[in-house]
Context: one part of a larger RNA
Molecule: small-subunit ribosomal RNA, 5' domain
Organism: uncultured prokaryote
């Protein structure tokens, strides 16, 4: 000079983009953040309305409705959101290896979907408990469990072969059937499930090589170094065990200690380099505090279980709940950092065959000069150089075309009015054409036209008009560095001060005032890094 997630003095008009607990990973009240399928399953209400009957208390049917609702199943909750505590490490980064490997959903591809069983929750009934909540008896379902066949695959074999090991069904329409209607059956269509190549993207594992200081840290290691064999693991390996050797690591810093998430990027610089790692973005690590598992493709799993703990809460003392480093708020801490805000309209996510339903991701508003960038706070004529302030050599100089008046203009802001803009073309629904599929002009897919719904931001951007110069300038300096200088007051006192340094009676240095200099909705000052 430049920078900052800044933070403090004094000021403060508008608007766009960002951007916002750096300190106690300190502790939380409330609320909301992860659910969705009836096209996988069995059940299954109220309240209202209605209409019957009535001893006028009500009672019974439809109907609400196969709605709500909890159950049992499926996928999903490992994603997305948060923090920076821990880690000097294959963490991170870059290059590479898996002939040592695993993959749900997606894409593609062949094949298959055959035949049986017992069960259990929802639920009813007893009963235990203050609660959370639990037990017993009895019933019932399925794409929920399990056995049978089949088998491209696994294992084992030199070969033959031999041995394990699958599956589920649903929905739509319909030709026949039938007296006739629905059901079942059959037929087709979409869908789903099994098992196999294969891709795609994702994940484990492993290796060179970079990756902070401190030697006033010099020695460290017994599963420790290597082997053989065996377990275990989706899979290499002392990952783990038994058993042999004794080794293995180090001054090219082991070990031990202090500090720390890495990176891309940011900052600053003519580069070299130096300094940082908020926001976006890719890895990691974490989830009250420590452990070791379970389902599952994937977790040792923020908003799942479990066992210890410390804390908080309820409690009939017998026992029991919970975890904001999600998003908003509270306290505490701190120079210091926001709404318990509006929406799923867009974009993306998760469930559904689809309507759609779920998203404190996401979009949007709000609050903060915290930043950057834009605009304004008027423009033109106007000298009697007005008054007034300050200085004076007492003539006059200066503020100063400033003002005043006079005549425009109309940004911002203010009212009124249009704007129903853009975000919005996909998806949904219906039709119509045509092609495919079929036994079918039905369903269903597909491809093109045509129409019809969906906006939180928000009556918001933007436009027009109207009024009126009206409503909007401050901060810091002026001894030299370094752009600006006189007066008054103080008097080595008060008191500046970044560094030289000022003040002891004429202080361009301190305080005031005029005036000037610089930036400007900012200016200053403190901390910090170049």
């Nucleotide at each position: 000079g430049a920078a900052c997630g800044a933070a403090c003095g004094c000021u403060g008009g508008c608007g766009g983009c960002g951007u916002g607990c750096u300190u106690a990973a300190c502790a939380c009240a409330u609320g909301c953040a992860a659910g969705u399928c009836g096209a996988a399953c069995g059940c299954g209400a109220a309240a209202g309305u209605u209409u019957u009957c009535u001893u006028c208390g009500g009672a019974a049917a439809a109907u609400g409705a196969g709605u709500a609702g909890a159950g049992u199943g499926g996928c999903g909750c490992a994603c997305g959101g948060g923090u920076g505590a821990g880690u000097a490490a294959c963490g991170c980064g870059u290059a590479a290896a898996u002939a040592a490997u695993c993959u749900a959903c997606c894409c593609u591809u062949g094949c298959a979907u055959c035949u049986g069983g017992a069960a259990u929750a929802a639920c009813c009934c007893a009963c235990c408990g203050a609660a959370a909540g639990g037990u017993g008896u009895g019933c019932u379902a399925a794409u929920a469990c399990c056995g049978g066949a089949u088998a491209c695959g696994u294992u084992c074999u030199u070969u033959u072969g031999a041995u394990c090991g699958a599956a589920a069904g649903g929905u739509g329409g319909u030709c026949u059937c039938u007296g006739a209607u629905a059901u079942a059956a059959g037929c087709u269509a979409c869908u789903g499930u099994g098992c196999a190549g294969g891709g795609a993207g994702g994940a484990g594992u492993u290796u060179g090589c970079g990756u902070a200081c401190c030697a006033u840290u010099a020695g460290c290691u017994a599963g420790u170094u290597u082997g053989u064999a065996g377990g275990g693991u989706a899979a290499c390996g002392g990952c783990c065990u038994a058993c042999c050797a004794a080794g293995g690591c180090a001054a090219c810093g082991a070990u031990g200690g202090u500090u720390a998430g890495c990176g891309g990027g940011u900052c600053u610089g003519a580069g070299a380099g130096g300094a940082u790692g908020a926001u976006c973005c890719g890895c990691c690590a974490c989830a009250c505090u420590g452990g070791a598992a379970c389902u599952g493709g994937a977790a040792c799993a923020c908003g799942g279980a479990c066992c210890a703990g410390a804390c908080u809460c309820c409690u009939a003392c017998g026992g029991g709940a919970g975890g904001c480093a999600g998003c908003a708020g509270u306290g505490a801490g701190g120079a210091a950092u926001a709404c318990u805000g509006c929406g799923c309209a867009a974009u993306g996510g998760g469930g559904g065959a689809a309507a759609c339903c779920c998203u404190g991701a996401c979009g949007c508003a709000g609050c903060g000069a915290c930043g950057c960038c834009g605009c304004g706070u008027g423009g033109a004529u106007g000298a009697u150089g007005a008054a007034g302030g300050c200085c004076u050599u007492a003539g006059g100089g200066u503020c100063g075309u400033u003002a005043a008046a006079u005549c425009c203009u109309g940004u911002c802001a203010g009212a009124u009015g249009g704007a129903a803009a853009g975000a919005a073309a996909u998806g949904c629904u219906a039709c119509c054409u045509g092609g495919u599929u079929u036994a079918a002009u039905a369903u269903g897919c597909a491809u093109u036209u045509a129409g019809u719904u969906u906006g939180a931001c928000g009556g918001u951007a933007c436009c027009a008009u109207c009024a009126a110069a009206g409503g909007a300038a401050g901060c810091a300096c002026c001894g030299g560095c370094u752009a600006a200088c006189u007066c008054c007051g103080u008097g080595c006192c008060a008191g500046c001060a970044g560094c030289c340094g000022c003040g002891g009676u004429a202080a361009u240095a301190c305080g005031g005032a005029g005036g000037g200099u610089g930036c400007a909705a900012g200016c200053g000052u403190u901390a910090u890094u170049c």